[in-house]
Record summary:
Predicted 3D model of a 125-nucleotide RNA (SAM riboswitch aptamer (S box leader)) from a Thermoleophilia bacterium. Its mean pLDDT, the model's own confidence on a scale to 100, is 81.

């Protein structure tokens, strides 16, 4: 970035600096001068992508007593670490919006599923 996939009830913050806002948008609802946001150090959490193992196996090459076996390669899946590229460290993506279903019970609450929309993350353009 009006694209394709994967993931989003798990985890993990303290300093400085700054000096009013942040929580993506609506409506709440929270967080903040007991100090928002950004900026910076340093620290931590995860395992998405590089890089490490293992295995199905398809091309390819060798060998062969023709049954086969070996070696390269290795999407896909498993695994394992944390070096390196993100990322992220209040609240389920805070919650909700569109749609179904079901409960309560009637202008209205509540619970599931789904969907949008949004994050990140890899590939495409």
């Nucleotide at each position: 970035u009006g694209c394709g996939c994967a993931u989003c009830u798990g985890g993990a913050g303290a300093g400085g600096u700054g000096g009013a806002g942040a929580g993506a948008c609506u409506g709440g609802c929270c967080c903040u001068g007991u100090g928002a946001a950004g900026c910076c150090u340093c620290g931590g959490c995860a395992a998405c992508c590089u890089g490490c193992g293992g295995u199905a196996g398809a091309u390819g090459u060798c060998u062969u007593a023709c049954g086969a076996g070996a070696c390269c390669c290795g999407a896909a899946c498993c695994g394992a670490c944390a070096a390196g590229g993100u990322g992220c460290c209040a609240a389920c993506u805070c919650c909700u919006g569109c749609a179904g279903a079901c409960c309560a019970a009637a202008u209205u609450g509540g619970u599931c599923u789904g969907g949008a929309a949004g994050a990140u993350g890899u590939g495409g353009c």
NCBI's taxonomy places the organism under Bacteria, Bacillati, Actinomycetota, Thermoleophilia. The model forms 97% of the base pairs in the Rfam consensus. The sequence was found by an Rfam model in a public genome assembly.